[in-house]
Context: one part of a larger RNA
RNA sequence: UCCGGCGAGUUACUCCUCAGACGCGAGGCUAAGCUGGUUUCCAGCGGAGUCGCAGCGAAAGCGAGUCCUGUAACGAGGGCGACACAGUGUCUGGGGGUAGACCCGAAGCCAGGGCGAUCUACCCAUGAGCAGGGUGAAGCUGGGGUAACACUCAGUGGAGGCCCGGACCCGUACGGGUUGAAAACCGUUGGGAUGACUUGUGGGUAGGGGUGAAAGACCAAUCAAGCCUGGAGAUAGCUGGUUCUCUCCGAAAUCUAUUGAGGUAGAGCCUCGAGGCUUUUUCGACGGGGGUAGAGCUACUGGAUGGGCGCGGGCCGGCGAAGCUGGUACCAACCCCAACCAAACUCCGAAUACCGCUCGAAUGGACCUCGGGAGGCAGUCGCUGAGCGAUAAUGUCCAGCGGCGAGAGGGAAAGAACCCAGAGCCACAGCUAAGGCCCCAAAGUGCACACUGAGUAUAGCGAAGGAUGUGAUCGUGCGUUGACAACUGGGAGGUUGGCUUAGAAGCAGCCAUUCCUUGAAAGAGUGCGUAAUAGCUCACCAGUCCAGCGUGAUUGCGCCGAGAAUGGUCGGGAUUAAGUGUGCCGCCGAAGCUUGGCCUUGCUACGCAAGUAGCAGGGGUAGGAGAGCGUUCCGGACGCUGUGAAGGGAGGGUGGAAACCACUCCUGGAGCUACCGGAAGUGAGGAUGCCGGA
Numbered sequence: 001u002c003c004g005g006c007g008a009g010u011u012a013c014u015c016c017u018c019a020g021a022c023g024c025g026a027g028g029c030u031a032a033g034c035u036g037g038u039u040u041c042c043a044g045c046g047g048a049g050u051c052g053c054a055g056c057g058a059a060a061g062c063g064a065g066u067c068c069u070g071u072a073a074c075g076a077g078g079g080c081g082a083c084a085c086a087g088u089g090u091c092u093g094g095g096g097g098u099a100g101a102c103c104c105g106a107a108g109c110c111a112g113g114g115c116g117a118u119c120u121a122c123c124c125a126u127g128a129g130c131a132g133g134g135u136g137a138a139g140c141u142g143g144g145g146u147a148a149c150a151c152u153c154a155g156u157g158g159a160g161g162c163c164c165g166g167a168c169c170c171g172u173a174c175g176g177g178u179u180g181a182a183a184a185c186c187g188u189u190g191g192g193a194u195g196a197c198u199u200g201u202g203g204g205u206a207g208g209g210g211u212g213a214a215a216g217a218c219c220a221a222u223c224a225a226g227c228c229u230g231g232a233g234a235u236a237g238c239u240g241g242u243u244c245u246c247u248c249c250g251a252a253a254u255c256u257a258u259u260g261a262g263g264u265a266g267a268g269c270c271u272c273g274a275g276g277c278u279u280u281u282u283c284g285a286c287g288g289g290g291g292u293a294g295a296g297c298u299a300c301u302g303g304a305u306g307g308g309c310g311c312g313g314g315c316c317g318g319c320g321a322a323g324c325u326g327g328u329a330c331c332a333a334c335c336c337c338a339a340c341c342a343a344a345c346u347c348c349g350a351a352u353a354c355c356g357c358u359c360g361a362a363u364g365g366a367c368c369u370c371g372g373g374a375g376g377c378a379g380u381c382g383c384u385g386a387g388c389g390a391u392a393a394u395g396u397c398c399a400g401c402g403g404c405g406a407g408a409g410g411g412a413a414a415g416a417a418c419c420c421a422g423a424g425c426c427a428c429a430g431c432u433a434a435g436g437c438c439c440c441a442a443a444g445u446g447c448a449c450a451c452u453g454a455g456u457a458u459a460g461c462g463a464a465g466g467a468u469g470u471g472a473u474c475g476u477g478c479g480u481u482g483a484c485a486a487c488u489g490g491g492a493g494g495u496u497g498g499c500u501u502a503g504a505a506g507c508a509g510c511c512a513u514u515c516c517u518u519g520a521a522a523g524a525g526u527g528c529g530u531a532a533u534a535g536c537u538c539a540c541c542a543g544u545c546c547a548g549c550g551u552g553a554u555u556g557c558g559c560c561g562a563g564a565a566u567g568g569u570c571g572g573g574a575u576u577a578a579g580u581g582u583g584c585c586g587c588c589g590a591a592g593c594u595u596g597g598c599c600u601u602g603c604u605a606c607g608c609a610a611g612u613a614g615c616a617g618g619g620g621u622a623g624g625a626g627a628g629c630g631u632u633c634c635g636g637a638c639g640c641u642g643u644g645a646a647g648g649g650a651g652g653g654u655g656g657a658a659a660c661c662a663c664u665c666c667u668g669g670a671g672c673u674a675c676c677g678g679a680a681g682u683g684a685g686g687a688u689g690c691c692g693g694a
Base pairs, nucleotide, nucleotide: 001694002693003692004691005690006689011099012098013097015096016095017094018093019092020091021090022089023088024087027051028050029049033045034044035043036042037041055062056061065080066079067078068077102241103240105238109231110230112229113228114227115226121205122204123203124202125201126200127199128198129197130195132164133163134162135160139156140155141154142153143152144151168192169191170190173188174187175186176185207223209219210218244628245627246626247625248624249623254267255266256265257264258263269375270373271372272371273370274369275368276367281362282361283360284359285358286356287355288354294348295346296345301342302341303340305338306337307336308335312331313330314328315327316326317325318324319323379404380403381402382401383400384399385398387396388395409420410419411418424598425597426596427595429594430593431592435588436587437586438573439572440571444585446584447583448582449581454580459575465560466559469557470556471555472554473553474552475551476550477549478548486544487543488542489541490540492517493516494515497511498510499509523538527536528535599618600617601616602615603614604613605612606611629683631680632679633678634677635676636675639672640671647667648666649665650664651663652661653660654659
C1' cells in the first nucleotide's frame, strides 16, 4: 500500500418544548399496589397524586379582581390578571435538559491499593585486587660538634589522598558510527592507578518518599515526583473521522455583547408549518428633506502669491533731552486690484441614493406575523467612492455593486475572482453571445478607403525625455515688382569713432538711443584671423536662375530611450498582411435561445379516483424539508427446497436511483422466504482507525 472483517447521534428519565396521530373533554390521567387470566403479556380494580378549570400580593390575605402610589376617606393613576382560544393522557417524530450522550485522541491530576535498590545513589557486614620502576620524610646508627643540648656529615630506614607506568577504574580531545555491529559502540589520544582507590557476595533505605562530594542527579533503556492498578468513558471552546438513494428550497463569513477574538448568545441571512392578504419589489408620474461631486470665497473661518496705498515697527540722521522732526532699494496691518487653496471653510450646489398609508402598470416559493429546525459570525477577488500606506503591495480598513465561495459550459494559449453565459435528461437538428474566420483549428487567403489607391515597419511589455521619420489638419511670414537655396559681383567714405592700452585699426575690455556722407546696398560690425595692421567671411545690395520657400500649433502611425545569465519566441507555424485605423457584408462559435422527445416539482382547472390539460420551474457547499432502496431479527402469512435452500462464480435481463430478478449455467449441500406490519448492534473508502491476511 492493497484485500477481508469490525468501526461513530444511542439508551434511560412520571423532565421541558413543538409537530403529527388517536382517546376523553371542564375535565383528563392513573402511580405503587391488588385481583383474574390463555402469565416476556392482557383485562379489571386502585384517584395517593398530578395537569387544567383564577388571579393578585413578599405575606397575612382578598378574589374577577388584586397589589402599589396617593387620599381623612373616596375618586383618580400605575403593574399583573379577567372580560376574547380547552385542556389532558398515550404513542411516534423534531429539538433541548440530565447523564460519557456521535466516535477515537492528550499532556496531566488524585490516592484506595500494590510492585520495585538484580540498574543506579548512599550506607552496613564480610571477602578480594593493585606488574614494574622512581623519589627517599620521620626515626635509628656511626663520625664530627657542644659544658650538655642544638647543629652537621655519612649510612641506615622506607613515609606519602608522592612521581612514571601496566592490570583495574574512568571517559579528555579528535575521527568513525548516526535506517549503527551497538537504543551510547569502535579507533587513536587522555585522567587516576596505596587511595576520599577499585571490586565480589549478602543485607538496608521507597515515591512528596529515598539517596545525593548537589548535576534536579539517580531510584530497572522511564524521573521537576518511578511503575502497575484504580477514580476513568478525567477533561479537550482543539485536530481527525462519521457508512444507502432520489426530489424541492437554499445560506453566511455581518451587527451587538462577551477574561471575547479560530468559542458562544441575541439579531440579520436559509428552511419547514400555520396565519395575514396588496402588504413586497421594479418602472413611470407626483410630493419630500439633504449639503456630497462640482464650484466659489469682497459670503464666513483659515491658508496663500504679486501689485497699489500705507497705520505701525525696524534702521540711519538733526535738535540739549522726554519728545519733535527728516531720510530709507527694510518689514508691514486695514483697505483696493489681480490670480488662487481647504476632510474637520460655504454665498451656492447637482447626478445618484433615500423617504412617501399618493396614483398607474408590472411582479411573486415576493412581503408581514407567530411557531419548529438550522447553518453561519476566518471570507475572497474585480470595478466604483474614501481612510491608512508611498495617489506601493494578490497590502490594510470601510461603503456601493458584481462574481467566486456554493457555478458547470464558451472565450482570455494555460488561469477560483476578468469577458460571455446560469448545466433536469436525450438528439449525427437550427440561431446566436463573448471571441473569432491563412494552417495547427470550426468559420473570409472577404470587400471598400476614389483607378494620382488610409496609414505603418511594426504588430508581439514600458516612462520621463530626445529627434529635419512620415501622414493629416490649422495658423503665420516671404514670393513672377522673382522669394528660398546655390553661383557671380559689391560689401564703401568721415574713421585707426571716443576711452583704455606697449598696441586696441569693426572684431581684449569700457562708453555712446552706435552719428553723418556716397549710394542699388554696406553694422562705428556676425564669425575666423593678426603683436597690432593685413587677410577671409557674415549682415545688407545687385545680377544669374526659376516656383514655391520659411516658421509655428494640433494630431495619426512609427524611431531612440530598451541591460541577465542553456537557443529564441506573438499559444506555435508563419504573416507585408494573416499587423494598425475607419466603414460594410457573410460565416463560425456555448450546457445561452430555438426545435423534437422524455423525467420531475409547484400552482390552477377538470375529474370520485387513477389521471389529463395549461402556466411557471428543476446549478448548488453548510443547512432545512420530503419520498424511497437495502440489511438483521420478530409477528401475521402465501409459499420454495436433496428433482438441491442459503452462500459463491459467470452470463443475461428490469427499474429514475439506492437496487431488483421464481432468468440460464457452474459451484455448494440444508435451510430460505414473497407480501403486509413491527423492532433495530441497519448501509464504510478515508479516522497516521482496530484485528487478520497478502

This is a predicted structure of a 694-nucleotide part of an RNA (large-subunit ribosomal RNA, domain II) from a soil metagenome.
Its mean pLDDT, the model's own confidence on a scale to 100, is 83.